[in-house]
RNA sequence: ACACCGAAAAGGCAAACCCACCGAAAGGUUGGGGGCGCAAAGCCUCGGGUCUAAGGCUUCUCAAGGGAGCUAGGAUGGCUGGGCUGCCGAA
Numbered sequence: 001a002c003a004c005c006g007a008a009a010a011g012g013c014a015a016a017c018c019c020a021c022c023g024a025a026a027g028g029u030u031g032g033g034g035g036c037g038c039a040a041a042g043c044c045u046c047g048g049g050u051c052u053a054a055g056g057c058u059u060c061u062c063a064a065g066g067g068a069g070c071u072a073g074g075a076u077g078g079c080u081g082g083g084c085u086g087c088c089g090a091a
Stems, first nucleotide, its partner, number of pairs: 005089002012038002017033004021028002036078001042084003046081003049076003055071006
């Protein structure tokens, strides 16, 4: 120095929830409060999973309205596998 690993120290991030904003929704961003937790809870949707269904398709209804079902190109990196990068250095 590198790999495995995760004691200590210095720090970092920020769950739920509240207000405002964006979005059809799931959800997200920012600010403030908040701290559940996280050794990558830093970045990336390539595989799987999960969530949502605007749009599309089908169906119920004489028809409309409305309802129901299916569907991701939407979302989730704090679901997981994987890729890239990174602080410290005990056993």

The RNA shown here (c-di-GMP-I riboswitch aptamer) has 91 nucleotides and comes from a Chloroflexota bacterium. Of the family's consensus pairs, 95% are formed in the model. Its mean pLDDT, the model's own confidence on a scale to 100, is 84.